[in-house]
Molecule: transfer RNA
Organism: Patescibacteria group bacterium
RNA sequence: GCCUGGAUAGCUCAGUGGCAGAGCACCAUCUUGGUAAGAUGGGGGUCUCGGGUUCAAAUCCCGAUCCAGGCU
Numbered sequence: 001g002c003c004u005g006g007a008u009a010g011c012u013c014a015g016u017g018g019c020a021g022a023g024c025a026c027c028a029u030c031u032u033g034g035u036a037a038g039a040u041g042g043g044g045g046u047c048u049c050g051g052g053u054u055c056a057a058a059u060c061c062c063g064a065u066c067c068a069g070g071c072u
Stems, first nucleotide, its partner, number of pairs: 001071007010024004018055001026042005048064005
C1' cells in the first nucleotide's frame, strides 16, 4: 500500500429500513437475626464521526478515524 471484519448502556453482545434491546453490573424495595442467593421495580444511549439516499437510517451508499485479521 491493498483486501476483509468490527465500532450500539459501565462490561459482553443482539438488533440488516418503521418506538434502540438482552445478560451481567448499578440503584430502590421485598425476603433474612444479618449477609449471600432469590423476587419485583427503576435509572443509564449524540448507535465512532461527517455527508448522501429515503416519508422514515443503528440498519443502505460514500468518505474519515480507531481496533483486529490477512496479502504484498